[in-house]
Model confidence (mean pLDDT): 80 of 100.
The RNA shown here (Bacterial small signal recognition particle RNA) has 100 nucleotides and comes from a Pseudomonadota bacterium.
It is recorded under the gene name ffs.
It matches the Rfam family "Bacterial small signal recognition particle RNA". Rfam's curators write: The signal recognition particle (SRP) is a universally conserved ribonucleoprotein involved in the co-translational targeting of proteins to membranes.
């Protein structure tokens, strides 16, 4: 100081893992504008009966809540993980040449 690897770093993919969501499970959840049963009480009808249908009561919806984390789906200066592509400007570093 010249040549070559390789690290570091930069970007992509894969692989892992973290956090979210979303499914799915259970609980809550509609005075009417959801369903079923509709006491009362109302309407039809001479009557037997029927209609509609409020409250309660059951069951859900939208939603909220707790758990689950197999599957998907987003995130990201997560990874003493691959691979592939870039950087020779600069930094670390092997080896081989060649001056001091």
């Nucleotide at each position: 100081g010249g040549g070559u690897g390789g690290g570091a770093c930069c970007g992509g993919c894969g692989c892992g893992g973290c956090a979210g969501a979303a499914u799915c499970c259970g609980c809550c959840g509609a005075a009417c504008c959801c369903u079923g049963u509709c006491a009362g009480g109302u309407c039809c009808g001479a009557g037997a009966g029927g209609a509609a249908g409020c409250a309660g009561c059951a069951g859900u919806a939208a939603g909220g809540u707790g758990g689950u984390c197999a599957c998907u789906c987003u995130g990201g200066g997560c990874g003493c993980c691959g691979c592939c592509g870039g950087c020779a400007a600069a930094c670390c570093u092997g080896c081989c040449c060649g001056g001091c």